Bacterial small signal recognition particle RNA from a marine sediment metagenome, 83 nucleotides, folded computationally. The RNAcentral record of the sequence draws on MGnify. The coordinates come from a structure-prediction model, not an experiment, and the mean pLDDT is 75. It matches the Rfam family "Bacterial small signal recognition particle RNA". The family's RNA type in Rfam is non-coding RNA gene. Its family is annotated with signal recognition particle, plasma membrane targeting and SRP-dependent cotranslational protein targeting to membrane, signal sequence recognition in the Gene Ontology.

RNA sequence: GUCCCUUCGCGACAAUUAUCUGUAAAUCCCGCCAGGCCCGGAAGGGAGCAACGGUAGCAGGGACAUUGGGUGCGAAGGUGUGC
Numbered sequence: 001g002u003c004c005c006u007u008c009g010c011g012a013c014a015a016u017u018a019u020c021u022g023u024a025a026a027u028c029c030c031g032c033c034a035g036g037c038c039c040g041g042a043a044g045g046g047a048g049c050a051a052c053g054g055u056a057g058c059a060g061g062g063a064c065a066u067u068g069g070g071u072g073c074g075a076a077g078g079u080g081u082g083c
Stems, first nucleotide, its partner, number of pairs: 001083002003080001004078008013068004019061005029054003037046003
């Protein structure tokens, strides 16, 4: 000097996630429930469809996060039976 090994830095790639967007009970999700329904003499009460708002889930995006390694470059180190 070279090779090998270890550690570190930066990067690329992959996976996952926070988060975001859309959709969302088309097997019997939750909330709130107009109208209508039921109880009641009334006041009032009850169950509850649609709409509306959400959730599981699904689809897409996705880090300045996490993880990974037959990954790239660089640095440091090695009591390496190496050359």